[in-house]
Molecule: transfer RNA
Organism: Paulinella micropora
RNA sequence: GGGGCCGUAGCUCAGCGGUAGAGCGGUCGAUUGCAGCUCGAUUGGUCAUUGGUUCAAUUCCGAUCGGUCCCU
Numbered sequence: 001g002g003g004g005c006c007g008u009a010g011c012u013c014a015g016c017g018g019u020a021g022a023g024c025g026g027u028c029g030a031u032u033g034c035a036g037c038u039c040g041a042u043u044g045g046u047c048a049u050u051g052g053u054u055c056a057a058u059u060c061c062g063a064u065c066g067g068u069c070c071c072u
Stems, first nucleotide, its partner, number of pairs: 001071007010024004018055001025043006048064005
């Protein structure tokens, strides 16, 4: 220098055009001598940034930034 893949909740990941979910985690309560386990409730996000396409973009297209891998 060229190319592929990835970037979504605190963490691990789903969702791939119709205004975002799970598990774990946090908080409160029940239970317990205390704690854990278990159960109930609750808490969570400018979907990396920016522009475009569209009635509508996390999703499609371009650029940029970051991570990772391959080629030279």